The RNA shown here (transfer RNA) has 72 nucleotides and comes from a Bacteroidales bacterium. Rfam family: tRNA. Rfam describes the family as follows. Transfer RNA (tRNA) molecules are approximately 80 nucleotides in length. Rfam classes the family as a transfer RNA.
[in-house]
RNA sequence: GGUGGGUUCGUCUAACGGUUAGGACUCAAGAUUUUCAUUCUUGCAAUAGGGGUUCGAUUCCCCUACCCACUA
Numbered sequence: 001g002g003u004g005g006g007u008u009c010g011u012c013u014a015a016c017g018g019u020u021a022g023g024a025c026u027c028a029a030g031a032u033u034u035u036c037a038u039u040c041u042u043g044c045a046a047u048a049g050g051g052g053u054u055c056g057a058u059u060c061c062c063c064u065a066c067c068c069a070c071u072a
Base pairs, nucleotide, nucleotide: 001071002070003069004068005067006066007065010025011024012023013022018055027043028042029041030040031039048064049063050062051061052060
C1' cells in the first nucleotide's frame, strides 16, 4: 500500500429501520447490620466524527479518524 472486520454508559455486552437504547459489573443514595462485608431497593451514565437514503437510522450507503486480522 491492498482486502476484510470492528468502534454503544467508567468497563463488558445486547438491540427485525419504529425500543423510555436493555442487561451485568462499577459508582451514588437509602434499607438491613454495633461497624465493615453480604443482601435488597432506587438512581446516575452511552450509539467514534461528518454527510447521504428514508416519513423515520445504533441499524442501510459514502467519507474521515482510530483499532484488529490477513496479504504484498